Overview:
This is a predicted structure of a 114-nucleotide RNA (Guanidine-I riboswitch aptamer) from Iocasia frigidifontis.
[in-house]
RNA sequence: GGGGAGUGCACCUAGGGUUCCGCUCUAUGAAAUUCUUACAGGGGACUGGUCCGAGGGGUGCAGGUUCCACAGUUGACUGUGGGAUUACACCGUAUGGAUAAAAGCCUGGGCGGG
Repeated sequence: GGGGAGUGCACCUAGGGUUCCGCUCUAUGAAAUUCUUACAGGGGACUGGUCCGAGGGGUGCAGGUUCCACAGUUGACUGUGGGAUUACACCGUAUGGAUAAAAGCCUGGGCGGG
């Protein structure tokens, strides 16, 4: 100087939108110009429930690496139990993709800077 790796899954959170529920507005009908109800349409510059959801957030499980004890094996190694480890990740940021839709989702530890 160049290249690669930096595991998987589940639950949850920050965050995200609007299919569905709820809420709200409008029109119309119901004995009906504010309060109830039916139906149609608009609204997430509607707190919410369902929903999506982090490489750089949390927890758990599994996996990897390694050490110890015991058992088996000529040995390589295998099994059981236990311990350790699985680090770091600052600033800025365009395009595209899925779903109803958007996003800290996926592209992607991308790209640029340090």
Its Rfam family is "Guanidine-I riboswitch aptamer". From the family's description: This family represents a conserved RNA structure found upstream of the ykkC and yxkD genes in Bacillus subtilis and related genes in other bacteria. The function of this family is unclear although it has been suggested that it may function to switch on efflux pumps and detoxification systems in response to harmful environmental molecules. Its mean pLDDT, the model's own confidence on a scale to 100, is 81.